Transfer RNA from a Minisyncoccota bacterium, 71 nucleotides, folded computationally. RNAcentral holds the sequence, with entries from ENA. Rfam family: tRNA. Model confidence (mean pLDDT): 82 of 100.
[in-house]
RNA sequence: GCGGGAUUAGUUUAGUGGUAUGACACCUCGUUGCCAACGAGGAGACAGGAGUUCGAUUCUCCUAUCCCGCA
Numbered sequence: 001g002c003g004g005g006a007u008u009a010g011u012u013u014a015g016u017g018g019u020a021u022g023a024c025a026c027c028u029c030g031u032u033g034c035c036a037a038c039g040a041g042g043a044g045a046c047a048g049g050a051g052u053u054c055g056a057u058u059c060u061c062c063u064a065u066c067c068c069g070c071a
Stems, first nucleotide, its partner, number of pairs: 001070007010024003018054001026042005047063005
């Protein structure tokens, strides 16, 4: 330098053109004499930019980081 893949919450993970899922962690409440555990509820995320579209996390392009292969 060329080609391919990945990027979603503090961590991990599913997902598809139409209000983004689960788990752990966090907060509140209940249970208990306290803690833990358990139960109920809550907040929190689509790497950045542009384009297509009525609508983009999804499709296209560029950029960034990481991984693999070729040279």